A computed fold for an 80-nucleotide RNA from Qipengyuania zhejiangensis, annotated as Glycine riboswitch aptamer. Its Rfam family is "Glycine riboswitch aptamer". Rfam's curators write: This family represents the bacterial glycine riboswitch. Gene Ontology term of the family: glycine biosynthetic process. RNAcentral holds the sequence, with entries from MGnify. Lineage of the source: Bacteria > Pseudomonadati > Alphaproteobacteria > Sphingomonadales > Qipengyuania.
RNA sequence: GCGCGGGAGAGAUCGCGGGGCUUGCCCCUCGGCGCCGAAGGAGCAACCGCCCCGGAAACUCUCAGGCAACCGGACCGUGC
Numbered sequence: 001g002c003g004c005g006g007g008a009g010a011g012a013u014c015g016c017g018g019g020g021c022u023u024g025c026c027c028c029u030c031g032g033c034g035c036c037g038a039a040g041g042a043g044c045a046a047c048c049g050c051c052c053c054g055g056a057a058a059c060u061c062u063c064a065g066g067c068a069a070c071c072g073g074a075c076c077g078u079g080c
Stems, first nucleotide, its partner, number of pairs: 001080006011033001013032003017028005034067003040063001041061003047055003
């Protein structure tokens, strides 16, 4: 790195517009407010090392991402 399994948190929120037909629901942007931290990114520096130079988090920030399901998902187990 690849395959398989497990995998949390937070609005099924509000509004304009568009689309689909089942005329009552669903979907897609866009915007508002409220939230989450476990893709990524950034910051501090606990810690670590070949040690005065480096590497650096599950901590912090939320730019990104995410807030029914699906997808994604750090990390864990397992096989190559």